RNA sequence: CCGGUGGGCCGGGUGGCCGCCCCGAUGCGAAUCGGGGAGGAAAGUCCGAACUCCAUUGGGCAGGGUGCUGGGUAACGCCCAGGCGGGGUAACCCGACGGAAAGUGGCACAGAGACCGAACCGCCCCGAGUAAUCGGGGUAAGGGUGAAAACGGGAGGCAAGAGCUCCCGGUCCUUCCGGGUAACCGGAGGGACGGCUAAACCCCACCCGGAGCAAGGCCAAAUAGGGGGACAAGGCGCCCGACCAAUCCCCGGGUUGGCCGCACGAUCCCGGCGGUAACGUCGGGACAAGAGGGAUGGCCACCGUCCCGACCGUGUCGGGACACAGAAUUCGGCUUACAGGCCCACCGGCUUC
Numbered sequence: 001c002c003g004g005u006g007g008g009c010c011g012g013g014u015g016g017c018c019g020c021c022c023c024g025a026u027g028c029g030a031a032u033c034g035g036g037g038a039g040g041a042a043a044g045u046c047c048g049a050a051c052u053c054c055a056u057u058g059g060g061c062a063g064g065g066u067g068c069u070g071g072g073u074a075a076c077g078c079c080c081a082g083g084c085g086g087g088g089u090a091a092c093c094c095g096a097c098g099g100a101a102a103g104u105g106g107c108a109c110a111g112a113g114a115c116c117g118a119a120c121c122g123c124c125c126c127g128a129g130u131a132a133u134c135g136g137g138g139u140a141a142g143g144g145u146g147a148a149a150a151c152g153g154g155a156g157g158c159a160a161g162a163g164c165u166c167c168c169g170g171u172c173c174u175u176c177c178g179g180g181u182a183a184c185c186g187g188a189g190g191g192a193c194g195g196c197u198a199a200a201c202c203c204c205a206c207c208c209g210g211a212g213c214a215a216g217g218c219c220a221a222a223u224a225g226g227g228g229g230a231c232a233a234g235g236c237g238c239c240c241g242a243c244c245a246a247u248c249c250c251c252g253g254g255u256u257g258g259c260c261g262c263a264c265g266a267u268c269c270c271g272g273c274g275g276u277a278a279c280g281u282c283g284g285g286a287c288a289a290g291a292g293g294g295a296u297g298g299c300c301a302c303c304g305u306c307c308c309g310a311c312c313g314u315g316u317c318g319g320g321a322c323a324c325a326g327a328a329u330u331c332g333g334c335u336u337a338c339a340g341g342c343c344c345a346c347c348g349g350c351u352u353c
Stems, first nucleotide, its partner, number of pairs: 001349010012303007020037007039324001043335002046333005051212004056242006063208005068082005083097001084095004098203002103201002105197003120143002122139007151169006170193010216260004226251005234244002267286008304322008
């Protein structure tokens, strides 16, 4: 210098004018003044929680979720570290990654055959035939089909062959040895050679009650306690209990205002310490939108960055562009979108000293 990998950050600035929401001060009020006012994803609403209500609660079944190991966390399907498998020269990236030798099911097309297990071609033996060839049998070494064909390679053996036997290797089960908290790795002995599929049923282990801020609470207002039904029914999937329980449901009618929840919280920033890390802990500092027909906007000027064009060309002028997107109870994550730009670490190639 070129190409790449991983991570972090910014994502227009300044001023003026006119507006919107909230808070404070003055003020009887109108109003005036001062202060604050979107994001890294506020998004998708996909996970996990806090909070609230369902009066409380035990067991079983059903249903749902997760799925290598260890750790982190309030919790998680998230994060960190490690193992194994796959990809890449590498930095590094990806993985629903328990069980198919419990049972059931499925395996398109092609192919002779897709699992109580196969002979299409070929090879070998026997028989018939002058021969071409035909019939019977053996054979999974070779060809062919396929995503996958009955452990892989070699040698022996055989009529030809075959784990039929042997050597090397592989997978699984099992008995030990060494390392590791573990997943797992390395090694020794014995046995077996049983296709794939569990984001198919299923089995195993662990976890899980439901509804959601229109939750819910308070105040005010309103009404006719009107009509109908159920009364030992009812009590948030079903069943059995404990327990609660005198009222509950539907129709019709009325009110459709205000306040709280709701902005101090698993909060944010800086530093020390512990830890490989995620993270924890201690000390100091900060307070940072709060609507409810739902604010956070519009216009102008100058500057900035990029692109295009012109010129008496290295700076001037003219034109254009500046993303994705916008809070609504609040947090922790994941995923997705994003013009342009900056920084750090690492890998590969080339070159120079």
Bacterial RNase P class A from a Dehalococcoidia bacterium, 353 nucleotides, folded computationally. It is recorded under the gene name rnpB. RNAcentral holds the sequence, with entries from ENA. Its Rfam family is "Bacterial RNase P class A". By type it is a ribozyme. Its mean pLDDT, the model's own confidence on a scale to 100, is 77.